[in-house]
Context: one part of a larger RNA
This record gives sequence, C1' cells and structure tokens, in this order.
RNA sequence: GGCGCACGGAGGAUGCCUUGGCACUGAGAGCCGAAGAAGGGCGUAGCAAGCAACGAAAGGCUCCGGGGAGCUGCAAGCAAGCUGUGAUCCGGAGAUGCCCGAAUGGGGAAACCCGGCGUCGGUUGAACGACGUCACCCAUACCUGAAUAUAUAGGGUAUGCGGAGGUAAGCCAGCGAACUGAAACAUCUUAGUAGCUGGAGGAGAAGAAAGCAACGCGACUCCCUGAGUAGUGGCGAGCGAAAAGGGAAGAGCCUAAACUUCAUGUGUGUAAGCCUGCAGGCGUUGCACAUGGAGGGUUAUGGGAAAGCUCGUGGUAGACUGCAGUUUACCGCCGGAGUUAUAAAAUAUCAGCUUAGUUGAAGCGAACUGGAAAGUUCCGCCAUAGUGGGUAAUAGCCCCGUAAGCGAAAAGUUGAUAUCUCCGGAGUUUCUCCCGAGUAUCACCGGGCACGAGAUACCUGGUGUGAAUUCAGGCGGACCACCGUCUAAGGCUAAGUACUCUCAGUGACCGAUAGUGAACCAGUACCGUGAGGGAAAGGUGAAAAGCACCCCGGAAGGGGAGUGAAAUAGUACCUGAAACCGUGUGCCU
Repeated sequence: GGCGCACGGAGGAUGCCUUGGCACUGAGAGCCGAAGAAGGGCGUAGCAAGCAACGAAAGGCUCCGGGGAGCUGCAAGCAAGCUGUGAUCCGGAGAUGCCCGAAUGGGGAAACCCGGCGUCGGUUGAACGACGUCACCCAUACCUGAAUAUAUAGGGUAUGCGGAGGUAAGCCAGCGAACUGAAACAUCUUAGUAGCUGGAGGAGAAGAAAGCAACGCGACUCCCUGAGUAGUGGCGAGCGAAAAGGGAAGAGCCUAAACUUCAUGUGUGUAAGCCUGCAGGCGUUGCACAUGGAGGGUUAUGGGAAAGCUCGUGGUAGACUGCAGUUUACCGCCGGAGUUAUAAAAUAUCAGCUUAGUUGAAGCGAACUGGAAAGUUCCGCCAUAGUGGGUAAUAGCCCCGUAAGCGAAAAGUUGAUAUCUCCGGAGUUUCUCCCGAGUAUCACCGGGCACGAGAUACCUGGUGUGAAUUCAGGCGGACCACCGUCUAAGGCUAAGUACUCUCAGUGACCGAUAGUGAACCAGUACCGUGAGGGAAAGGUGAAAAGCACCCCGGAAGGGGAGUGAAAUAGUACCUGAAACCGUGUGCCU
C1' cells in the first nucleotide's frame, strides 16, 4: 500500500410523519374610495428587537348578546395587576383612527416643508397653540358680465355619499406583434394570441328576427351532439362551421312617425275662430313654420292614424253667456298587474337563513404484555351517533366531536301578506295619411364571417353615388323568374354562463429536490442603476422530565452521576444509505 472483517467519524439519501399546497363538488357572497380607499411610513406594552393587533382615546375604548373560570397574543421568565359587581375569549353595533398615498390649501426628493381665512385658548400687544376650512373638473340654481345695443363668451357664489384612484381572475371594446410551423420562405400559420389602452359589473356580452328553414320553427346565452363532417387551404402546413336533434334556463317590452293638444318664438292677419244649432258677445284667441312638453301609437294571418258604424254605468269640465244636443278629457264603480327588465318608493307584521353558541347515548370493566393500553383474552353496553381528530401503541362507550335537536339583544338577507303604486276600451269598413334617409342599394378599396376574390352570397368601415312607404322593402350563398319568409336604418331586458372569495366536503392528488416561488417571520434574504430576478431552510421526547452535583479544560468539548422505555433520542437532537476519512485486526506484497 492492497483486499477483507469489526468499530467509528463525516454526510443527509431512504422509510415513516404533516402544520402546507393542488384539484374538484355543493351552498352562500362579490366591488372598495373625497364620509379619504388599496397599499404603506411612524408609533403604541413595566422590561419589547421581530411577527400579529391597535392608532396620540394607540397589544386598546363604549354598548348589546354569547360564555362561565381563569386571564394579561406568538412567547418562556421576572414584576405588577385584572376577574362570580362575570374578566380573558367569541359575535353584532359604535367611538377613536398620527403621517403619506387619487391626496385635493401651496410646494415636494412619499410618509416632509410652508401658508390663507374663521372661531377659541394665550399675550398689554405679538409670538405660539387647538379645531374647522381652502385643489381641479362636471351637473343644477342664482348673481354678474366684454368686443357689441339686446345678448353671448368669460367671471363668481351655493348645492351635489357627482367624478378622479385602486381592483386577482373573468367580461366587452380600440390598437395589435414576433419567435414559431410550413422540416428553407413570401400568401398562410403562430393569432386577433401576447402586449398596450379604454370601459362596465357582480357578472359582462348577446337578445325579442328585414332570423332560420323548405316538413316547418319561433329572442338570446351555455353544455352535449352533429363533426374533425360540409367546406376552406402556396388544395401545403393547416384552419374548420351551420342547421336539425338532446338538455340548462325561460320573459318579454319601450320608443320615432301619422293625429290631437299645450308652452315659447317668428311670420301673416280685421276675418277666420271660439264643441254643434239659434241669439248675444269676444277677437295679442285664428293660420303657417320651428323648438320643447303631454296624449296617441308599436305591427307582418301587416300594424297604426283619421273618418264612419256597433257595444257598460254615474259625476265634473270644455277661451264667454242662455236654451237644446253631441262628443272629448278627467274622476268613480268594476277588472288586472307589480317593485328582478317591461313605472316606482316606503312602512308594518310574520316566517326562514347568515353573522356567537348550546344539549348530545354507551366500560373511571377485569387479567396479560409493556415505559405507557386504545393491543390480546374474557365479560358488558350505546347506536337517527361505528365521519374524523386527540389521548404514552391500534378507543363506538376517556376527551373534542359526530347523528338528531335547540338558540339571537344587534346587524344583514330572503320570502309571504297588508298598506301602497300602476294600468284598462273592443270589433269592423276605406278615397286618404304614417310606419326610423345621406339610410338601403350600387361602384371602388379594405375588414369580418370556418370561407385566403373565388362562381362568393351575407355583415361591416372609408370614398363616391343615391331609392322606395304596403300595388312597399330585405333575405333565402353568383344572377334571373316563381315561390317562401321576415320588416333594417331607435332603445331596454332577469335566468341558465365565466371568475374569485368564504363556509362545508371530497380526492386510484403531493408528501419537504415533491406539492404553491413560499409547510419555517417568503415575494423574505440576496442579486440588479432599474424594469426585474429570486432562494435555501420541516421532525428530541409521551412528557423538558432539556443532564442538579463532582472531575479535566481558559473556553469549546468531554468523563462520571442523574432523567428517560431509549441519551449512538442531549436541542449540531427520529431513521441515519452512499461517496469521502479513520482506528483495530487477519491475509498478501
């Protein structure tokens, strides 16, 4: 030195465990903010660095409930206290809430600096201090007010839980890549993705057919299927429907116009008009246009207006009066509907649910093993409870619970009822009037449709051109005819759907190089000027019983003694593999 054997060191694999994650199911909830948010800075404890909690009223204050013996958080210890006059703790409602931050009196290198005005304190008067208030934009009302006479612009005041900022995912819209794939690459693809911007809400979007279809159906949305089909495609790579069918859910409405009327303005105007007839009277009343309000009206077997005809009742009024008549408007009887759209607010009562809780069966069984019984053997019991967790090993009957019941002063929420609120003509006939215009269509150039210009319909943007009003117009995938179907150019609309959080639950999900980046004080330490990047790190024991005391040593560390079932379980702590390093010994050289 090599090869073995034994015993160690070092190391932290493996096994076992789980405080943490991941995915899904069910129910509930879903915006916060100038009444100052989200997020922070700085403080607050007797000793107090960190986390958590709180805010100069500062590890807390008040009230109302629950609960019932201990309490002063994680977190030991000392000190000092609180508590059956009910503390700590749990829930509801309040108070306080420094400074920064949209940050908003002005400024600013965030958490700082400097002010104006009013009131109060203070001062002889100041200084100084406390409280309140002072940004901008918008809306409404009012006051003022140029060029310029009326006016307008502009200025000012008041009021407004009006705006501003934040927001994980989901949603809608505007703008919109490239790497990549096509085995290169340009059309194409990646992809209308990522990203940026705007907006809204608990959802958002869409939505009551100018739709599909060819029997007929009857808003939208979502899922399954149709179907990787029909298609599209340097017919390459690829992209990729729809109808029908089955489910979830289910809900329909309001306007514009015609016509009537009111108000204002302009024009015209002494004759039209004033419900009709007669008589009187009036005449800034009539007529046309414009704007605004009210009524009316809303549809495709076309609908409505206007005029005529038919059908309930009582009352009041018509720009003037009397008599007679008719009609219109309003009110009532009567009928219907409703606050989740179609109009909308509140109160009361009752019931349910949520936010604390509470009752809750049955072995203090015996023996054995063991450090420990819940194990084994034997004997019992409960069960609308044998889900689960804990307790010194594996417990229905030890503890927490579980099944099944019970429970709210306060706040929130849901439902029902009542008060309440709203609505109400129908039918029929036709000379006439209306039915959404720089729109539809068409041309050119784009975009979207699964559809790349193709035979390319349809939807949509830009530019140009430019209709029709029911004897009308759009569509049915070039186009034409016939036939069918629908009614554009205005608007609203719950549910079923997406996502997140809370609670409950589940897992042929992970088990510390896994599972979240993060089981542990992690978006931390650390890196970077910055945007940003981004870790490692779990386990003594049943219980600290965490080794009193003695010895060596300056200490670290160790040897005894003691605890413990175990100390080769000693906080560098379960198990403790391998690489690597030793000690002893056997054999070989």
RNAcentral holds the full RNA, with entries from ENA. This is a predicted structure of a 589-nucleotide part of an RNA (large-subunit ribosomal RNA, domain I) from an Armatimonadia bacterium. Rfam family: Bacterial large subunit ribosomal RNA. The coordinates come from a structure-prediction model, not an experiment, and the mean pLDDT is 82.